[in-house]
The part of an RNA shown here (large-subunit ribosomal RNA, domain IV) has 350 nucleotides and comes from an invertebrate metagenome. The coordinates come from a structure-prediction model, not an experiment, and the mean pLDDT is 85. Rfam family: Bacterial large subunit ribosomal RNA. Rfam links the family to the GO terms structural constituent of ribosome and ribosome.

Context: one part of a larger RNA
RNA sequence: UUCGUGGCUAAGGAACUAGGCAAAAUCGCCCUGUAACUUCGGGAUAAAGGGUGCCUCCCUGUUUGCUCCUUUAGGAGCAAACAGGAGGCCGCAGUGAAAAGGUCCAAACGACUGUUUAUCAAAAACACAUGGCUUUGCUAAGUCGAAAGACUAGGUAUAAGGCCUGACACCUGCCCAGUACUGGAAGGUUAAGAUGAGGUGUUAGUCUUUUAGACGAAGCUCUGAGUUGAAGCCCCAGUAAACGGCGGCCGUAACUAUAACGGUCCUAAGGUAGCGAAAUUCCUUGUCGGGUAAGUUCCGACCUGCACGAAUGGUGCAACGAUUUGGAUACUGUCUCGGCCACGAGCUUG
Numbered sequence: 001u002u003c004g005u006g007g008c009u010a011a012g013g014a015a016c017u018a019g020g021c022a023a024a025a026u027c028g029c030c031c032u033g034u035a036a037c038u039u040c041g042g043g044a045u046a047a048a049g050g051g052u053g054c055c056u057c058c059c060u061g062u063u064u065g066c067u068c069c070u071u072u073a074g075g076a077g078c079a080a081a082c083a084g085g086a087g088g089c090c091g092c093a094g095u096g097a098a099a100a101g102g103u104c105c106a107a108a109c110g111a112c113u114g115u116u117u118a119u120c121a122a123a124a125a126c127a128c129a130u131g132g133c134u135u136u137g138c139u140a141a142g143u144c145g146a147a148a149g150a151c152u153a154g155g156u157a158u159a160a161g162g163c164c165u166g167a168c169a170c171c172u173g174c175c176c177a178g179u180a181c182u183g184g185a186a187g188g189u190u191a192a193g194a195u196g197a198g199g200u201g202u203u204a205g206u207c208u209u210u211u212a213g214a215c216g217a218a219g220c221u222c223u224g225a226g227u228u229g230a231a232g233c234c235c236c237a238g239u240a241a242a243c244g245g246c247g248g249c250c251g252u253a254a255c256u257a258u259a260a261c262g263g264u265c266c267u268a269a270g271g272u273a274g275c276g277a278a279a280u281u282c283c284u285u286g287u288c289g290g291g292u293a294a295g296u297u298c299c300g301a302c303c304u305g306c307a308c309g310a311a312u313g314g315u316g317c318a319a320c321g322a323u324u325u326g327g328a329u330a331c332u333g334u335c336u337c338g339g340c341c342a343c344g345a346g347c348u349u350g
Base pairs, nucleotide, nucleotide: 002345003344004343005342006341007340008339009338011336012335015334020331028052029051030050031049032048037042039167053089054088055087056086057085059084060083061082062081063080064079065078066077067076068075069074090094102329103328104327105326106325107324108323109321110320114126115125131164132163133162134161135160136159142151143150144149168316169315170314171313173246174245175244178243179242180239181238182237183236184235187234188233189232193228194227195226198223199222201220202219205215206214207213208212247265248264249263250262251261274308275305286302287301288300289299290298
C1' cells in the first nucleotide's frame, strides 16, 4: 500500500445514486397531548412535548402484616410495598453500559391474516370470506379401476361436484346472428338390420335344324329395385355472472368553432353508468394547473380512449403490506473529499 470488520471526523447535509442502497437518527417506562379520514372497531406508540440518578424528611395517601389498648365499633404504635410531595447533592450526560419504533403527506395495486418458484422472482401472482351460474333425488352427479370394488360419505339439495368472481359500498347496460348448452318434435336427410320385385352362375330334365345349340324345376351361389328403419344433422325455440361481440359516411345554429338536430349505408346489437395520456396513450416530455431556481417521474384536471368499460367484473373505499411511485422532515462520510485510529487477513523478513 490492498482487503475485511469496527470507531471518530471541521463546514455543508442527499449535492451521492437507477433508487437515501448502506449508515446515522428514533427507541424502555411514566405523564400530558393527539389531525384528516373512517366500515365508528380504528387511525394511534398518530403527530408534538415533559419526566427518569443519588441522599434526607418527626411530609402525604393507599394496601397488607404485626403488637398494644379496648372490644358493638374503633383508637394508638411499628414494619413493608406502591404512589406522590418538599428540600438537598454530583456529572457534559441519570432507561448514564446493553437490550428496545424514525416520522409525516400523496398516489397505484391487492380488501385483510395467510400461501408461493427447497437452490437468482414473496409480488400487483395464488388463496380467501362474499356473490353467481351449472350438475346431482342417492345404487347421486363426479373421480379411480377391463372388474369386483373404493372415494365422495357412513354425507342427502342449508348436501356434494364443476366453472367464474373475489371483503365492504354503489352498481353490473345492449346483442342469442356465429359457437356452445338446454328443450322441441311436424317435415327433410340418414346406418346396420328386416323384407326381397327382379336378375347372375350351376344342372336334373325338355326341345330342336342333334360332333352342336336353345330353354331350364328344385337346391346351392352371387346380386338386388322398392318398402321399413333410431339418435344425429337440417329445422323451431330458449339461455350471455355460457364462449364471445358491442359501426361508418355526409350535412346542419345570426362572428368563428362545435353540433342538441337531420340524411344515408350496414349490423345480432352498435359501448350504457362509471372511469380515462391510466400497471392500458402510439403520436407524447399531449395541453393546462400544482410542487422545484430548474421536474421525460409525481399529483389534480381536460378527453383527441392508436387500442378502458361493467363478476375475463366497473367505480370507490377505512384498515392492512419486508409490494410499487412521488414529496417533506429528522438524520447522517452516500457525497463535496478526503483524513485518522483499532483489530484481523494479505504481504515482506527471520